[in-house]
RNA sequence: CGAGGCGACCGGAUGGUCGCGCGCCGGCGGGGCAACCCGCCGGCGUGAGGAAAGUCCGAGCUCCACAGCGCAGGGUAGCGGGCAACUCCCGUCCGCCGCGAGGCGAGGACCAGCGCCACAGUGACGAUGCCGUCAGCUUCGGCCGACGGAGUGAAACGCGGCAAGCUCUACCCGGAGCAAGGCCAAGUAGGAGGGCGUAACCCGGUUCGCCGGGGGAGAGGCGCGCUGCCCAGCUCUCGGGUCGGCCGCACGAGCCGGCGGGUGACCGUCGGCCUCAGAUGGAUGGCCAUCCCCGCGACGUCGAUGUCGCGGGACAGAACUCGGCUUACAGGUUGCCUCGCUGA
Numbered sequence: 001c002g003a004g005g006c007g008a009c010c011g012g013a014u015g016g017u018c019g020c021g022c023g024c025c026g027g028c029g030g031g032g033c034a035a036c037c038c039g040c041c042g043g044c045g046u047g048a049g050g051a052a053a054g055u056c057c058g059a060g061c062u063c064c065a066c067a068g069c070g071c072a073g074g075g076u077a078g079c080g081g082g083c084a085a086c087u088c089c090c091g092u093c094c095g096c097c098g099c100g101a102g103g104c105g106a107g108g109a110c111c112a113g114c115g116c117c118a119c120a121g122u123g124a125c126g127a128u129g130c131c132g133u134c135a136g137c138u139u140c141g142g143c144c145g146a147c148g149g150a151g152u153g154a155a156a157c158g159c160g161g162c163a164a165g166c167u168c169u170a171c172c173c174g175g176a177g178c179a180a181g182g183c184c185a186a187g188u189a190g191g192a193g194g195g196c197g198u199a200a201c202c203c204g205g206u207u208c209g210c211c212g213g214g215g216g217a218g219a220g221g222c223g224c225g226c227u228g229c230c231c232a233g234c235u236c237u238c239g240g241g242u243c244g245g246c247c248g249c250a251c252g253a254g255c256c257g258g259c260g261g262g263u264g265a266c267c268g269u270c271g272g273c274c275u276c277a278g279a280u281g282g283a284u285g286g287c288c289a290u291c292c293c294c295g296c297g298a299c300g301u302c303g304a305u306g307u308c309g310c311g312g313g314a315c316a317g318a319a320c321u322c323g324g325c326u327u328a329c330a331g332g333u334u335g336c337c338u339c340g341c342u343g344a
Base pairs, nucleotide, nucleotide: 001340002339003338004337005336006335007334008333009332010331012291013290014289015288016287017286018285020047021046022045023044024043025042026041027040028039029038030037031036049315053326054325056324057323058322059321060320061177062176063175064174073173074172075171076170077169078092079091080090081089082088093107094105095104096103097102108168109167113166114165115162116161117160125158130149131148132147133146134145136143137142181247182246183245184244187242191238192237193236194235195234196233201214202213203212204211205210218231220230221229222228254273255272256271257270258269259268260267261266292313293312294311295310296309297308298307299306
């Protein structure tokens, strides 16, 4: 210098201006029975990602279910370790690929059973077609068995190979998901309890109109049973649900740094930080200027640096939250390592 391997990181910067979401403070106004909510003005703060994505694994959290065991169903698979857990990660053995740095591996069991083994080949798993040798039988035509060879093929009889086929073995797994779920809480109609009061009916009085007392919407009254008939409700409290509102919902298996342990994943400890947004038609954007990076063209130069102009700066975008995996990604920075060529 060229070609590669494995990681780590960034993924436009600054300023101005217009606008949006959320939080806090101050002021004003409005809606609602309430719970609570909304609008305007002013100020301050804050506002996407390395994958926020796919929703493929594993958890937290929430509700439901739950005696134990088994079956069914799903999943995992060398060995050891890490982790809250995992199908993830680390180390290592083995196999395969690569000159190498390295990469990939669903890597238990075909002495339980079933199934499959393309093409070629007699035959692909109850082999027996060709050639040879040997043994046996023979009606002398052959028949049968063992061994060896040739050829095909990934594999040719050997307790063949395949479980990314069914299956077997060992181990793991309850279900649903933030529209989970929790709290507050109208009107109306049910439910439970209480208070006041009325009718039938009974007693007494009466000027025959009623008045007073008892009684009580029920274990009621009309004597009792059936049937039928009569009677008046009002109000308070409690409880469940609905409309509606709020929470869940942003401090967490968190981030950064030092030290210690470990080959490593990772763990321990100390210190610091809140830079970790939080909507519910769903904000996080547009424009301008300067700069940066890339490409093209022109000018200039022996050439290069350079100057000017034009174009471009990806993938994508939170919605309960984490740990992983996978996939997408213009351009750029950086560490270690390998191979080849060359120079000292």
A computed fold for a 344-nucleotide RNA from Anaerolinea sp., annotated as Bacterial RNase P class A. The coordinates come from a structure-prediction model, not an experiment, and the mean pLDDT is 78. It matches the Rfam family "Bacterial RNase P class A". Rfam describes the family as follows. Ribonuclease P (RNase P) is a ubiquitous endoribonuclease, found in archaea, bacteria and eukarya as well as chloroplasts and mitochondria. By type it is a ribozyme. It was read from a public genome assembly, where an Rfam model found it. Of the family's consensus pairs, 97% are formed in the model.